[in-house]
Context: one part of a larger RNA
RNA sequence: GAACGAACGCUGGCGGCGUGGAUAAGACAUGCAAGUCGAACGGGAACUCUUAAGCUUGCUUUGGAGUUCUAGUGGCGAACGGGUGAGUAACACGUGAGUGACCUGCCCUGAAGCGCGGGAUAGCCCGGGGAAACUCGGAUUAAUACCGCAUGUGAUUGAAAAAUUAAAGGUGCCGCAAGGUGCCGCUUCGGGAUGGGCUCGCGGCCUAUCAGCUUGAUGGUGGGGUAACGGCCUACCAUGGCGAUGACGGGUAACUGGUCUGAGAGGAUGAUCAGUCACACUGGAACUGAGACACGGUCCAGACACCUACGGGUGGCAGCAGUCGAGAAUCAUUCGCAAUGGGGGAAACCCUGACGGUGCGACGCCGCGUGGAGGAUGACGGCCCUCGGGUUGUAAACUCCUGUCAUCGGUGAGUAAGGUUUUGCGGAGUAACUGCCGCAAAAAUUGAUAGUAGCCGAAGAGGAAGGGACGGCUAACUUCGUCCCAGCAGCCGCGGUAAUACGAAGGUCCCAAGCGUUGUUC
Numbered sequence: 001g002a003a004c005g006a007a008c009g010c011u012g013g014c015g016g017c018g019u020g021g022a023u024a025a026g027a028c029a030u031g032c033a034a035g036u037c038g039a040a041c042g043g044g045a046a047c048u049c050u051u052a053a054g055c056u057u058g059c060u061u062u063g064g065a066g067u068u069c070u071a072g073u074g075g076c077g078a079a080c081g082g083g084u085g086a087g088u089a090a091c092a093c094g095u096g097a098g099u100g101a102c103c104u105g106c107c108c109u110g111a112a113g114c115g116c117g118g119g120a121u122a123g124c125c126c127g128g129g130g131a132a133a134c135u136c137g138g139a140u141u142a143a144u145a146c147c148g149c150a151u152g153u154g155a156u157u158g159a160a161a162a163a164u165u166a167a168a169g170g171u172g173c174c175g176c177a178a179g180g181u182g183c184c185g186c187u188u189c190g191g192g193a194u195g196g197g198c199u200c201g202c203g204g205c206c207u208a209u210c211a212g213c214u215u216g217a218u219g220g221u222g223g224g225g226u227a228a229c230g231g232c233c234u235a236c237c238a239u240g241g242c243g244a245u246g247a248c249g250g251g252u253a254a255c256u257g258g259u260c261u262g263a264g265a266g267g268a269u270g271a272u273c274a275g276u277c278a279c280a281c282u283g284g285a286a287c288u289g290a291g292a293c294a295c296g297g298u299c300c301a302g303a304c305a306c307c308u309a310c311g312g313g314u315g316g317c318a319g320c321a322g323u324c325g326a327g328a329a330u331c332a333u334u335c336g337c338a339a340u341g342g343g344g345g346a347a348a349c350c351c352u353g354a355c356g357g358u359g360c361g362a363c364g365c366c367g368c369g370u371g372g373a374g375g376a377u378g379a380c381g382g383c384c385c386u387c388g389g390g391u392u393g394u395a396a397a398c399u400c401c402u403g404u405c406a407u408c409g410g411u412g413a414g415u416a417a418g419g420u421u422u423u424g425c426g427g428a429g430u431a432a433c434u435g436c437c438g439c440a441a442a443a444a445u446u447g448a449u450a451g452u453a454g455c456c457g458a459a460g461a462g463g464a465a466g467g468g469a470c471g472g473c474u475a476a477c478u479u480c481g482u483c484c485c486a487g488c489a490g491c492c493g494c495g496g497u498a499a500u501a502c503g504a505a506g507g508u509c510c511c512a513a514g515c516g517u518u519g520u521u522c
Stems, first nucleotide, its partner, number of pairs: 001522004006518005013368006019361002026324003030321003035076003040073002043070008052061004083279003093203007102196002107192007115149004125138005154165004169184006205251003212242003217239008254276004258269004281302005304315004332358001334357003340354001341352004371401004381392004405463001407458005420443008466511005471492003477506005487494002
């Protein structure tokens, strides 16, 4: 000199864009952060229309149709997104390869199929236990839940023969019906895409006051296990394997793209943003699933906290806000799903503390303003003085202007693409229609930000400057007070009676909505 997720002191007008728990991976009140589908299913509730019966003539009951809502079964999602950096010196990460040793839901593409049956179980009803959390028994019911048979394009095993192996429907339209046809699904197999698993070469901390380490250890065979290779596991056999090119141990640490600095080489660092990894009160375990050994799932143990009828239960903010604590120190218990993206759904739509916004903090960067021009009897006041004057100083007053920002009034966006309805046209398809795909037109609409930005107008210099320094380094000097006192200080050093170094004042210098100090890095 530059830089910072900074803090502290003094000061503080506006805006834009960023950024904000670095410490206790400490403990957490409260609210929200993952749901959705009734076009998979049986039931329930409400309403509307209708049918029939009873009559007390506006009610009750029976049947049917429709709309809305929905606890439960079922499907998909919940493994993404969001947080944190405790652990980890490791194929964790980066980079380059390999996988003839592998998996991949949804998506795209190709081939083939979707036949016939069955038994249950939630819910509902009845009964029991419990303070609660919840739970037990009986009866009964549905499915795209579960199971059996058939078929076998295919797939698997096999040398072959052969053996084994699948499925589910829902919702529209045409039709008197039989049936036909569309969309969304289902099953098997091949290919792709995407995402992952595993293996290897190389690379990146300190320490020898750590020198030897290792028994599933190193290799083989058989077996098991996995999606898959493998001591991954196991039985047996052999005795190997690593190490001064630093094994083993100890300390520290998430890694990278990057960031800061520097002419570079390098050094330091890893906030925000992006990629990867790891973790989710602590430790352990598996289940479900395409995918987890699963932050807002399950089980066990522990610590802590809460409820309790003392028998027993409940919880996990390193999600967004917020509270306490510790700390030099880090924000709102805000608005909205309008946009972008994600989940579910045929869709409308629903959900989304992701995200988009607003708020708070000079925390940072950038921009703007605090007025401009004229104005000398160089006014008053202050300070200094050799008492002549000098300086503050065109500075002020005064005159003429301007109107940024702030203030007030008016007007007022862009961010909106789409979706819905109607009509028309075209395309594939059909016996035909509906539906599907594409295009066009019309209609009524969708904005949190926000009555914001912008624009127009009004008034009036009116509301807006401080901080540090002035001995040398280092730009900037005098007076008074003090007298080795009080104090200053980055280094050298100032202060013991004329202090440009302490304190005050005037003046000056440097930066400026900031200026200094401290800390850290180069």
The part of an RNA shown here (small-subunit ribosomal RNA, 5' domain) has 522 nucleotides and comes from a metagenome.